[in-house]
A computed fold for a 383-nucleotide RNA from uncultured Brevundimonas sp., annotated as Bacterial RNase P class A.
RNA sequence: AGACGGCCGGGCGGUCGCGGCGGGCUUACGCCUGUCGAGGAAAGUCCGGGCUCCACGGUGAAAAGGCGGCGGGUAACGCCCGCCCGGGGUGACCCGAGGGAUAGCGCCACAGAAAGCAAACCUCCGGCCCUGCGGGACCGGUAAGGGUGAAAGGGUGGGGUAAGAGCCCACCGCGUCUCUGGUAACAGCGACGGCAUGGCAAGCCCCGCCUGGAGCAAGACCGAAUAGGGAUGUCGCGCGGUUUCGGCCGCAGGGUUCACCGCCCGAGGCAUCCGGGUAGGUCGCGAGAACCCUUCAGCGAUGAAGGGUCCAGAGGAAUGAUCGUCACCCGACGUCCGGCUUCGGCCGGGUUGCGGGGACAGAACCCGGCUUACAGGCCGUCU
Numbered sequence: 001a002g003a004c005g006g007c008c009g010g011g012c013g014g015u016c017g018c019g020g021c022g023g024g025c026u027u028a029c030g031c032c033u034g035u036c037g038a039g040g041a042a043a044g045u046c047c048g049g050g051c052u053c054c055a056c057g058g059u060g061a062a063a064a065g066g067c068g069g070c071g072g073g074u075a076a077c078g079c080c081c082g083c084c085c086g087g088g089g090u091g092a093c094c095c096g097a098g099g100g101a102u103a104g105c106g107c108c109a110c111a112g113a114a115a116g117c118a119a120a121c122c123u124c125c126g127g128c129c130c131u132g133c134g135g136g137a138c139c140g141g142u143a144a145g146g147g148u149g150a151a152a153g154g155g156u157g158g159g160g161u162a163a164g165a166g167c168c169c170a171c172c173g174c175g176u177c178u179c180u181g182g183u184a185a186c187a188g189c190g191a192c193g194g195c196a197u198g199g200c201a202a203g204c205c206c207c208g209c210c211u212g213g214a215g216c217a218a219g220a221c222c223g224a225a226u227a228g229g230g231a232u233g234u235c236g237c238g239c240g241g242u243u244u245c246g247g248c249c250g251c252a253g254g255g256u257u258c259a260c261c262g263c264c265c266g267a268g269g270c271a272u273c274c275g276g277g278u279a280g281g282u283c284g285c286g287a288g289a290a291c292c293c294u295u296c297a298g299c300g301a302u303g304a305a306g307g308g309u310c311c312a313g314a315g316g317a318a319u320g321a322u323c324g325u326c327a328c329c330c331g332a333c334g335u336c337c338g339g340c341u342u343c344g345g346c347c348g349g350g351u352u353g354c355g356g357g358g359a360c361a362g363a364a365c366c367c368g369g370c371u372u373a374c375a376g377g378c379c380g381u382c383u
Base pairs, nucleotide, nucleotide: 001383002382003381004380005379006378007377008376010326011325012324013323014322015321016320018037019036020035021034022033023032024031025030039360043371044370046369047368048367049366050365051215052214053213054212064211065210066209067208068207069083070082071081072080073079084098085096086095087094088093099206100205104204105203106200107199108198121146122145124141125140126139127138129136130135154172155171156170157169158168159167173195174193175192176191177190179188180187181186219283220282221281222280229274230273231272232271233270234269235268238251239250240249241248242247253265254264255263256262288310290309291308292307293306294305295304296303297302328357329356330355331354333353334351335350336349337348338347339346340345
C1' cells in the first nucleotide's frame, strides 16, 4: 500500500417524561411502587417458509412464471458452503443468467468486395495481346500478404508450388473413441480424423427441474343502541248512509307552526321472544426452525449432545429530553518541548486548558435469506 473475514454502533449517574405487565391504596378518577421496553439493518417488500382462510378425489398434461456447471447444507429457497470450468490481477483474491447454436426460426449496426451464401477491392502468379518499356486490356489460378470489422471458413513453423492452399509434415487448438483418476462437474495419457460445424438463447425456441390462490384489513369468538325481518300474545280497525262486500259518499279525527281555504293521511299500536348484520370488544399475539456458553463431528456451510436464560408487543403506534462526568474524534485558539530563522515567523510533536462534534435509521403476525443505507471505531488472517 492492498485483499478477505468478523465485531461494535458510546459507558455511568442525577432530574423530568412515555408504553406494557405485576403489586398496594382508592367508591371512582387516579396515585405510589417493582419490573421490562427496537435494529444491524426494525428499511425495500425482492425470494423461501410457518400460520390462516378459500379451492381441490388421485395422477398426468397444457398455460403462465421461475430456476439452470457438480456435490453438499437447510424446514425451504433464486440463500449458504466446498469444488470444477472460463475470464481478470505480480499476488492475497475477485468476477461469471455457467444447460443446448448438427431441432427449427430470426438477427449480426457502421465499415467493408464479401456477414453465412461463401466472397475477391488492392496485391500475387500463369497464358495471350498492346506499348511511349513505366505499364495496361482480356481470360484463368489462388486466398499467402495488405485493407475493413467485435467477428472474414483453425494458429505457428517447415516442405511444396508458376503463385498458393491441411496439398503434405511437426507442435498447439478442435472433434471422435479408448483407458486412467475423481461420487460428479471435470482433468490427464494415447490413438484416429485433415478441419467440416462463426457469434447471439439477457430474441423466439428446445431440454431438465420447481410452483394451486389470497394474505393478520388472514381468520375465530362475543355482541349493543337505532332501523329493518320473523313468531306469539293483547288492544284496536270511529259514526251515519249505500253496496254487486271490491268499495263509494258525508261527518268526525290527525298532519301541514295558530285560524281559514286548499292539499295529504286515515290502520295499526304495544309487550315478549327468535335469528342475521353493524359499531364496539376479546383472541390470533410471541417459549421458539429462540438466545447464550461448553464439548464433539465436519475443510466448511451446518449438525448433535450437555448446561443456562425468558427477551417489547398495545394502537396509527411508547422506547425520549436535559444536565454532569468519563471515553472517543476534530480545531486555524491557548500552552509546553524540539528544530529552522531573513527575528516577522514557520515546521514537527505533546497537552491536565479552551471551543466544537455524534451515522443510517424506528418493531406492527412471526421466522430464514438477499439487497440497499450507515459518522466513527476495533479485531483477526493473508499478499
Lineage of the source: Bacteria > Pseudomonadati > Alphaproteobacteria > Caulobacteraceae > Brevundimonas. The RNAcentral record of the sequence draws on MGnify. Rfam family: Bacterial RNase P class A. It is annotated as a ribozyme. Of the family's consensus pairs, 97% are formed in the model. Its mean pLDDT, the model's own confidence on a scale to 100, is 75.